This is a predicted structure of a 73-nucleotide RNA (transfer RNA) from an Endomicrobiales bacterium. The coordinates come from a structure-prediction model, not an experiment, and the mean pLDDT is 80. Taxonomically the source falls in Endomicrobiales (Bacteria, Pseudomonadati, Elusimicrobiota, Endomicrobiia).
Parts: sequence; C1' cells; structure tokens
RNA sequence: GCACCGCUAGCUCAAUUGGUAGAGCAGGCGACUCUUAAUCGCCAGGUUAUAGGUUCAAAUCCUAUGCGGUGCA
Repeated sequence: GCACCGCUAGCUCAAUUGGUAGAGCAGGCGACUCUUAAUCGCCAGGUUAUAGGUUCAAAUCCUAUGCGGUGCA
C1' cells in the first nucleotide's frame, strides 16, 4: 500500500436480514441474615466509533473518515 472482518451501557455480548435498543456481570437502593457473603426484588446507566446520504422510518442499507484485528505484498 491492497483486501477482508469488527466498533452497541463501565466490561462481555445480543437485537431473528429496515419498524419502541436488550441480557449477563459490575454499580446504587431494598428484602432476607446477629453481621458479612450468598440469594431474591427494584432502579439507574446508550448521540449504536464519527460525518454525510437513501427512506415515512436506519444499530441494520450506501459513501467517506477514524480506531482495532487478520491476510497478502
């Protein structure tokens, strides 16, 4: 330099092929317990990497850029 893959909550990952963004862990509060741990319940947490485009509607489709990875030179 070229090709391909990936980027979603603090972390690890979903979202069934365009139709209200979710789960587990972590965090906060509570229940239980003499206390802690464990267990259970509730709550909070997102410009879906960035900027444009298509569309009534975009995490999803298209283009460019950035970051990471793999392969080939």